[in-house]
Molecule: FMN riboswitch aptamer (RFN element)
Organism: Shewanella marina
RNA sequence: UAUUCUCAGGGCGGGGCGAAAUUCCCCACCGGCGGUAAGAUCAAUGAGAUUAAGCCGCGAGCGCCUAAUGCAAGCAACAACCAUUAGGGACAGCAGAUCUGGUGUAAUUCCAGAGCCGACGGUUAGAGUCCGGAUGGAAGAGAAUG
Numbered sequence: 001u002a003u004u005c006u007c008a009g010g011g012c013g014g015g016g017c018g019a020a021a022u023u024c025c026c027c028a029c030c031g032g033c034g035g036u037a038a039g040a041u042c043a044a045u046g047a048g049a050u051u052a053a054g055c056c057g058c059g060a061g062c063g064c065c066u067a068a069u070g071c072a073a074g075c076a077a078c079a080a081c082c083a084u085u086a087g088g089g090a091c092a093g094c095a096g097a098u099c100u101g102g103u104g105u106a107a108u109u110c111c112a113g114a115g116c117c118g119a120c121g122g123u124u125a126g127a128g129u130c131c132g133g134a135u136g137g138a139a140g141a142g143a144a145u146g
Base pairs, nucleotide, nucleotide: 001146002145003144004143005142006141007140013027014026015025016024028129029128030118031117032058033057034056035055039051040050041049042048054116061094062093063091064088065087066086067085068084069083070082098114099113100112101111102110120132121131122130
């Protein structure tokens, strides 16, 4: 560097109101991938290895843009809208979220405390946690072969 294969997301328990809520209210619960360490573990003469954050970046969804097809049939031809499929991040959209104190040369990462955030569609009632697209896709991780 090429090909192939495998893997790649967690969470509503209790109570209240109500005809109806795992959706509202009170308490609770959850946190993808890569990078970054002064902590932790391992190794050591030394270099080092593994592990980490909502910080920095990336990914899925919706939207947006492009193309094809459908719409489109009448003599012929065809735009927009809409639908489906495929592609697009030299698309700043939806759209994310952290402070305070302590230690210290150094921390938004350690220790302590208190906060905040969470796509789209569905629903007898509004969803990070239920159902659905999804037996999908994917940041990436690992393995085999050349």